[in-house]
RNA sequence: AGAGUUUGAUCCUGGCUCAGGACGAACGCUAGCGGCGCGCUUAACACAUGCAAGUCGAACGCCAACCCGGGACUUCGGUCCCAGUAGUAGCGUGGCGAACGGGUGAGUAACGCGUAGGUAAUCUGCCCUUAUGUGGGGAAUAAGCUCGGGAAACUGGGUACAAUACCGCAUAUGGUCUUCGAUCUGAUGGAUUGAAGAUUAAAGCCGAAAGGCGCAUAGGGAUGAGCCUGCGUUCUAUUAGCUAGUUGGUAAGGUAAUGGCUUACCAAGGCGACGAUGGAUAGCUGGUCUGAGAGGACAAUCAGCCACACUGGGACUGAGAUACGGCCCAGACUCCUACGGGAGGCAGCAGUGAGGAAUAUUGCACAAUGGGCGAAAGCCUGAUGCAGCGACGCCGCGUGAAGGAUGAAGCACCUCGGUGUGUAAACUUCUGUUGCGAGGGACGAAUGCCUACUUUGGUAGGAGUGACGGUACCUCGCGAGAAAGCUCCGGCUAACUACGUGCCAGCAGCCGCGGUAAUACGUAGGGAGCAAGCGUUGUCCGGAUUUACUGGGCGUAAAGGGCGUGUAGGUGGAAUGAUCAGUCGGUGGUGAAAGGUGUGGGCUCAACCCGCAGAUUGCCUUCGAUACUGUCAUUCUUGAGUGGAGGAGAGGAAAAUGGAAUUCCCGGUGUAGCGGUGGAAUGCGCAGAUAUCGGGAGGAACACCGGCGGCGAAGGCGGUUUUCUGGCCUCCUACUGACACUGAAACGCGAAAGCGUGGGGAGCAAACAGGAUUAGAUACCCUGGUAGUCCACGCUGUAAACGAUGGGUACUAGAUGUCGGAGGAUCGAUCCCUUCCGGUGUCGUAGCAAACGUGAUAAGUACCCCGCCUGGGGAGUACGCUCGCAAGGGUGAAACUCAAAAGGAAUUGACGGGGGCCCGCACAAGCGGUGGAGCAUGUUGUUUAAUUCGAUUCAACGCGAAGAACCUUACCUAGCCUGGAAUCACAGCUGCAAGACGAUGAAAGUCGUUCGCCUUCGAGGGUGCUGUGGAGGUGCUGCAUGGCUGUCGUCAGCUCGUGUCGUGAGAUGUUGGGUUAAGUCCCGCAACGAGCGCAACCCCUAUCAUUAGUUGCCAUCAGGUCCGCAAGGAUGCUGGGAACUCUAAUGAGACUGCCCGGGUUAACCGGGAGGAAGGUGGGGAUGACGUCAAGUCCUCAUGGCCCUUACGGCUAGGGCUACAAACGUGCUACAAUGGGCAGUACAGAGGGUUGCGAUACCGUGAGGUGGAGCCAAUCCCAUAAAGCUGUCCUCAGUUCGGAUUGUAGUCUGCAACUCGACUACAUGAAGUUGGAAUCGCUAGUAAUCGCUGAUCAGCAGGCAGCGGUGAAUACGUUCCCGGGCCUUGUACACACCGCCCGUCACACCAUGGGAGCCGGUAGCGCCCGAAGCCACUAAGCCAACCGCAAGGAGGCAGGUGUCUAAGGUGAGAUCGGUGACUGGGGUGAAGUCGAAACAAGGUA
Repeated sequence: AGAGUUUGAUCCUGGCUCAGGACGAACGCUAGCGGCGCGCUUAACACAUGCAAGUCGAACGCCAACCCGGGACUUCGGUCCCAGUAGUAGCGUGGCGAACGGGUGAGUAACGCGUAGGUAAUCUGCCCUUAUGUGGGGAAUAAGCUCGGGAAACUGGGUACAAUACCGCAUAUGGUCUUCGAUCUGAUGGAUUGAAGAUUAAAGCCGAAAGGCGCAUAGGGAUGAGCCUGCGUUCUAUUAGCUAGUUGGUAAGGUAAUGGCUUACCAAGGCGACGAUGGAUAGCUGGUCUGAGAGGACAAUCAGCCACACUGGGACUGAGAUACGGCCCAGACUCCUACGGGAGGCAGCAGUGAGGAAUAUUGCACAAUGGGCGAAAGCCUGAUGCAGCGACGCCGCGUGAAGGAUGAAGCACCUCGGUGUGUAAACUUCUGUUGCGAGGGACGAAUGCCUACUUUGGUAGGAGUGACGGUACCUCGCGAGAAAGCUCCGGCUAACUACGUGCCAGCAGCCGCGGUAAUACGUAGGGAGCAAGCGUUGUCCGGAUUUACUGGGCGUAAAGGGCGUGUAGGUGGAAUGAUCAGUCGGUGGUGAAAGGUGUGGGCUCAACCCGCAGAUUGCCUUCGAUACUGUCAUUCUUGAGUGGAGGAGAGGAAAAUGGAAUUCCCGGUGUAGCGGUGGAAUGCGCAGAUAUCGGGAGGAACACCGGCGGCGAAGGCGGUUUUCUGGCCUCCUACUGACACUGAAACGCGAAAGCGUGGGGAGCAAACAGGAUUAGAUACCCUGGUAGUCCACGCUGUAAACGAUGGGUACUAGAUGUCGGAGGAUCGAUCCCUUCCGGUGUCGUAGCAAACGUGAUAAGUACCCCGCCUGGGGAGUACGCUCGCAAGGGUGAAACUCAAAAGGAAUUGACGGGGGCCCGCACAAGCGGUGGAGCAUGUUGUUUAAUUCGAUUCAACGCGAAGAACCUUACCUAGCCUGGAAUCACAGCUGCAAGACGAUGAAAGUCGUUCGCCUUCGAGGGUGCUGUGGAGGUGCUGCAUGGCUGUCGUCAGCUCGUGUCGUGAGAUGUUGGGUUAAGUCCCGCAACGAGCGCAACCCCUAUCAUUAGUUGCCAUCAGGUCCGCAAGGAUGCUGGGAACUCUAAUGAGACUGCCCGGGUUAACCGGGAGGAAGGUGGGGAUGACGUCAAGUCCUCAUGGCCCUUACGGCUAGGGCUACAAACGUGCUACAAUGGGCAGUACAGAGGGUUGCGAUACCGUGAGGUGGAGCCAAUCCCAUAAAGCUGUCCUCAGUUCGGAUUGUAGUCUGCAACUCGACUACAUGAAGUUGGAAUCGCUAGUAAUCGCUGAUCAGCAGGCAGCGGUGAAUACGUUCCCGGGCCUUGUACACACCGCCCGUCACACCAUGGGAGCCGGUAGCGCCCGAAGCCACUAAGCCAACCGCAAGGAGGCAGGUGUCUAAGGUGAGAUCGGUGACUGGGGUGAAGUCGAAACAAGGUA
């Protein structure tokens, strides 16, 4: 310090998540030791038991007993007395303490706390100090004794006595009060002081004494406490008004003291947007955690303050309490009870129950520290010191160290070679922390006490005191012996393999893994990390600059208020002076300690503990500075405003008025249609429409001008004229003198639609009706049509109210339009010029920006003020409040949900019922077909024991299959074999076997009989058998694969290097202008080059040349043979020839080379010449990057899985040939451009020895017999057919057509039944040119005609080739299909076969409303009113004082009253729970209906 996650990729915005640290924790697995800390966060729930506050005899009263000793009596059981225990235990009065210490955090949003002050408004026991005093009396009372009541708790009467208990009197150092003064002080009830008057104290005890301890009054100090004040201190405005003792005054009361603290009277105030009041939550702080800091969160342990002590109320005592272990009352609960009545309060320490994920011992000791009492000894002390339990945390230590390779075994992996675990182990040599055993053994302890001395402060000496603890620590002995786990290993994030599993089981913090090869699940091996711990969960901070003070934003991502006027507030021009509040500097005080930081020290180190320093960023005091801000004062003119002179304008309001058009009415002319649409219909019209002419009525809107022109704050404003009126601009300077800017609240304006009342209503037009469209059409289209639109008045108050851009001021390059004004030039100008001001546009520099863009009209640079935002959905919804007549508006959440996104801009693609350009038998123009018929063939479907399998839009369907009778064959049935039908290696055995023969059988097979190779005599070979490795599978997965293939497409594209541009994905190049069949070429250009494609190179073909000349050729020469009387003809047959054809090899030729024109002087295009051929001449081979998880595991190869007496192998028969139906591809036809018959002509390219097979003969024929020739330019297949000539048929189901069927045959073949082809005779079906639709073809092409070949025993209508005859048409690119390039939109990227919306149905979840029901909280009215303080009263009662007495003073019980807790009651408020039913919302598997959005999304 960052990282992951939105996308195909990118940048940004933005959320979610992770890595870090922490904890009073809990849970899981594990666990050796020690030190120091910490330990009910929940029920302020209830508590058994024990303990936690007593002490003082030196304040005082009373006063036992047991034991033991003695005595008396005795019924010998015992009883009584004395002394002693002992003035002890105990009881009580009195004093001090109990208000500290300890616990808890319920309440409290407060002067409660923190901080700084005030107290002239106060108190303060014990302590210190100073001064003075302590004289003299009196009356009671508790315990005790005694008599009672009561179960108990407790209590009543009588009697006796004491004090440092109580009460008078004297005295007054002083204090206090009243009156009158003085001085000081900032100051009020302050201090000091004077005079007069009044008033007010005391206690003794110890000691032989000295003296000490006390007591009283007063002053001072210290300590502690009370009260008051400034500032700070959570959330909520869906809490906006609160308040009657309320605010103030006067008087009185009360208090230690101020004060409405209380009361009476008077006044009507006080608080609040700087947040009162109400509600929710919460003890506050030092600090703790985190963070770079600023902050944020928290408030355990320790420390300070506060509050509380079962709940509520109350006072008493006291220096101090409204009192945790005191009292009274009320309430709830628990306990005791004799039922009459009583007792209790662990939020003290232990402990129990309960709650909970969860938190310890009913321990030891007062030895230390501290506290109470005491003169002291001492006593008390669950404060405290220690121990116990708990890995709860922090810190430290150990579980061994060194050597040790055959790199052991085991385990895991493996390419089977090996590799890893791994120096790890074993083994050798050591060490001894911890541990175990033994011995020694603390510090913490000195006060105090006693003695002596002493200048009363102390000093010296002596005898003692340890819970922890026989602990820490030290020493010796033993012996590697007793001591390692947990989590993780897909990325983030360090660490990888195997097996199992198979969207199952499971994992998961986020992204996401798992559907048969999972580094992500489970296990194992290995590895990584931490380590007596490791993980998980929870919470907090961080990362998160994701609430932004430091340190964010608002054109499009969330976010500018619809616009203005303006209050408070915030901010504010120039100059001078004053002041010093802010600000800055110094000073003093404070900021407790602890903690944290630095630095030293002590425990062996550390944690921990101790010392010192610094810090504590704050508040207060005081002194100073005066630039800036503020304040005050005096000025200024530049901001702002006023005046003067001009100007433009759909600015506003009202009134008047005009013409065009629509509609309606009346009349004329006129006749059959009009209207409307994509096309129609509804509608109107013979009762006269539409059209046209004339007249009239009425309402609304204002063509042209008209313009990114004008005006207005925005909404908005458009004929013309008048009246009234707001704002703006320019010029000139005169005046005022900061009067300014912004603006929460408030007020006003505010399109359209809508509402109310009353008018108006021509056109248009929601709703509605009808007609169409459609699967439907509650729509789009059409015909009608009502609200409304218009006017007046009132309401509503919202819009994509948009520039999606708040207002103001200043500054920061230019260029170019336009509107308004001014200036110059000119004699004058509308022309021209430059400049200035104010608007309104376009382009653009810098800058800014995520980019798009913006750019003086900023989204730039700054300042001021306001509004608003903080993931998406839920939701601008609910509730509440408020406005409105209503509709609805304003304000405005939460639960829940998202296996985490939602979004902005831009990029590349793909797509569009977007656009432009271009191409293709794509359309069009033509020719011929398919679709109808019969048959062939393939497919689906069906059937079947099986009808084997695959191929399924183009790109499956005469496809794999270039040929299923058996075989093939993979399928079915039946019979058989099991290391197997074939191959290899190794080992062993082998005369068994193979072969032959026989039996059986459908065959395979099974069973039986019998004989044989070679030899160097060891054996070898062969064969067979056995065993091992293994064989076999057309079984599955083409979505695990290789290879091969199809397709887009022979389309012109696909990329790279360097450079440049861009934050980037990417772009550029490859786009543009031309051109081409072509990314072909040219030109231009931030590109320059290159590669794969295109083209060319290759083959065939068209022309020529050269070479060559057999089996091919024969013009010329010669000859032969045959025919013919001859003339002559035929025959390459021979010699010969090499001319020609041909064959097959090498070359030539064509390149836009030449000319003309066009074009940019280009590429190129058009035309022409020459040429066999002309613009890639024709054809072929050749298929870029890639797409389709395209096809093929049944060609082959191959991973994985599966079968192994079977899913393997052999055999026979059957099936693949089935047949209601459907589709594809073909053949033959439907006829006369034809058919039959007869005659006759002309090819090319192939094939041939298990072959082609001639002549000849036989057969009507298929074919047979036979076998010349040919391994082929030689022989054969082999007659080409259409054509041509002649003839018959004459438009018909025919002399067309040939299906089907019968009979008889031929050939192949073991075998033609299922199931071959062919022949002959006979038979003679459908069919008369084919609906919707659809296919091929642009020239030697279509069409038509035959021939050959592969496969093959046989089987061709299929396929692959060959030649013969040989057309028509193309205007053109609007449309259909496909493709290319550019551009545009996009919410698509699995890419339109995309994405995606809403209702309905079902399930679940949270939530709103809801007749109500239940509960909590706070207040109000009334009733009742305990205890208690206070007031009044006191007839009853009373020791102290006065009085001779009566009585008085004083006091008390009792009574009354005010206040008042709890309680009751009533009407409301508020919060929560629940509720039949109901509303929407969210989420769910692939449900239903439609098709709203994204492309012009098919109606933007």